[in-house]
RNA sequence: GGAGUCGGCCAGGCAAUCGCGGUCCCGAAACGCCGGGAUCGAGGAAAGUCCGAACUCCAGAGGGCAGUGUGCCUCGUAACACGAGGGAGGGGUGACCCUACGGAAAGUGCCACAGAAAACAUACCGCCUCGCUUGGCGAGGUAAGGGUGAAAAGGUGCGGUAAGAGCGCACCGCGUCGCUGGUAACAGCGGCGGCACGGCAAACCCCACACGGAGCAAGGUCAAAUAGAAAAGCGUUCCCGAAAGGGAUAAGGAUGGCCCGUCCGAUGCUUUUGGGUAGACCGCUAGAUCCCCGGAGCGAUCCGGGGACCAGAUGAAUGAUUGCCGUCUCUGCUUGGCAGAGAAACAGAAUUCGGCUUAUGGACGGCUCCGGCG
Numbered sequence: 001g002g003a004g005u006c007g008g009c010c011a012g013g014c015a016a017u018c019g020c021g022g023u024c025c026c027g028a029a030a031c032g033c034c035g036g037g038a039u040c041g042a043g044g045a046a047a048g049u050c051c052g053a054a055c056u057c058c059a060g061a062g063g064g065c066a067g068u069g070u071g072c073c074u075c076g077u078a079a080c081a082c083g084a085g086g087g088a089g090g091g092g093u094g095a096c097c098c099u100a101c102g103g104a105a106a107g108u109g110c111c112a113c114a115g116a117a118a119a120c121a122u123a124c125c126g127c128c129u130c131g132c133u134u135g136g137c138g139a140g141g142u143a144a145g146g147g148u149g150a151a152a153a154g155g156u157g158c159g160g161u162a163a164g165a166g167c168g169c170a171c172c173g174c175g176u177c178g179c180u181g182g183u184a185a186c187a188g189c190g191g192c193g194g195c196a197c198g199g200c201a202a203a204c205c206c207c208a209c210a211c212g213g214a215g216c217a218a219g220g221u222c223a224a225a226u227a228g229a230a231a232a233g234c235g236u237u238c239c240c241g242a243a244a245g246g247g248a249u250a251a252g253g254a255u256g257g258c259c260c261g262u263c264c265g266a267u268g269c270u271u272u273u274g275g276g277u278a279g280a281c282c283g284c285u286a287g288a289u290c291c292c293c294g295g296a297g298c299g300a301u302c303c304g305g306g307g308a309c310c311a312g313a314u315g316a317a318u319g320a321u322u323g324c325c326g327u328c329u330c331u332g333c334u335u336g337g338c339a340g341a342g343a344a345a346c347a348g349a350a351u352u353c354g355g356c357u358u359a360u361g362g363a364c365g366g367c368u369c370c371g372g373c374g
Base pairs, nucleotide, nucleotide: 001370002369003368004367005366006365007364009362010361012325013324014323015322016321017320018319020041021040022039023038024037025036026035027034043346047357048356050355051354052353053352054351055215056214057213058212067211068210069209070208071207072086073085074084075083076082087101088099089098090097091096102206103205107204108203109200110199111198124146125145126142127141128140129139130138131137132136154172155171156170157169158168159167173195174193175192176191177190178189179188180187181186219282220281221280222279229273230272231271232270233269234268237248238247239246240245252264253263254262255261289308290307291306292305293304294303295302296301327343328342329341330340331339332338333337
C1' cells in the first nucleotide's frame, strides 16, 4: 500500500428570528378564551409486525385428546424462536464465518433423469469355470474393474481364489461394552463384533418440552339532542251517579233523515327512571427506565451505592429561514495555506418493554493474508 474479517461509536454544532404540540406559572375570581413567561418535545432503526412478555377483558376445578411451536449441552433472562460460553459437523491459506444439530435397528411414504439395480437387492459391459453345432452361443460362479447417477450395499493394503468376495488379517470407519476426563453435549483409551444399519423427518410420523382466546379500536367512567321503552301526574272526550265519586279513553264532535264520505280534534303535555349513541375523560406514559461509580463472572448477565425525569399528539405537534464554525467533494490561486461553488443518508413515535430482521451515511479501533521499501 492492497485485500479481508470482527467490534463498539456518531447520526453535524452554536446563535438569532418566526412557528407548532404538552405541562406549569402570572394577568383582581376563573380548570374555559386571550395575552405573557418558564420548561420539555423522535430513532438507531420510531420501520416490518416476525417472536417473547407486561397490562386489560373473556373463558376456565383438574386431567387428557386435537392443534401449533421449539429441538446438541450448560448458563443468562420476567420470558423467548433471543443472548453468552462450550461440543459436534462444514467452509476459508488465515483472522474468522455458517448450521431446525433429537429419532431412519416402531411403522408408512418418497428418491426425477440416467442406470442391470434406488433397498425383499440386482447384473449391461467385463472377469472366471463348464458345455456345444466354436469370429459365437448357452448354463453356472463373481461383484474386484468399466459404465449410470446427487447417492450403488464399508474404505485402503496384504493374503487368498478358477475368477472373486470381510472369505482371512492389519489399519481406518461403524456398532456395542467398559474405564478415564468433563455439570453436560462430548472426547480419549481399551475389549468385543466381520458389518447387521443407503439418503430424506423445513414428508407423514415417533419422542421430549412449552402453549386457553382476543387485543389499548383492550378495557373503564361521565353522558347530551333525536327516536323508542317503563312509571307517575295533569289534561281531552264519553258513560254511570242527586252529589261525592267511579269507569272507559281516540274516544268524540260538526255536516247530514240515516249510512258511506268529508272536515275538526290532543293516540296530547309535564316529570322521573334505566339502557344506549355522539362527545368528553381515564387507561397514557416513572419504567423488567436512563446515567455514573464499585464489586462478582471468560461472558451473556447479576449485586450494591449515588444521581436524573426523558414526547404523549388524535384532520395527529416535534418545523422553517439566516449567520458563524466543523466534515467531505470539486475548481482556481500567490500550494501543507487561502478563496469560491456544492454536498450531507435511511427514515419518522401513537399502550409499553425485551429481541430478531430489514433500510441507511460516516469515522475509528483490534486482528488476518498478500505485496513493496528500509